The RNA shown here (transfer RNA) has 73 nucleotides and comes from Vermiphilus sp. NCBI's taxonomy places the organism under Bacteria, Bacteria candidate phyla, Candidatus Babelota, Vermiphilus. It was read from a public genome assembly. Its mean pLDDT, the model's own confidence on a scale to 100, is 81.
RNA sequence: AGGCCUGUAGCUCUAACGGCAGAGCGGCGGUCUCCAAAACCGUAGGUUGGAGGUUCAAAUCCUCCCAGGCCUG
Repeated sequence: AGGCCUGUAGCUCUAACGGCAGAGCGGCGGUCUCCAAAACCGUAGGUUGGAGGUUCAAAUCCUCCCAGGCCUG
């Protein structure tokens, strides 16, 4: 220098063809218990890495950039 992959909740990951952004774990509150753990119930938490573009509508398609990883020279 060129190419490929990945980036979504605190963590691990879903979300085929564009159409309400979700689960598990974790957090917080409660029930239970002598107390705690476990179990059960409830609840909060997201500018979907950033900026543009296409579209009635973008996590998803296109362009550029950033971060991490891998490959070629």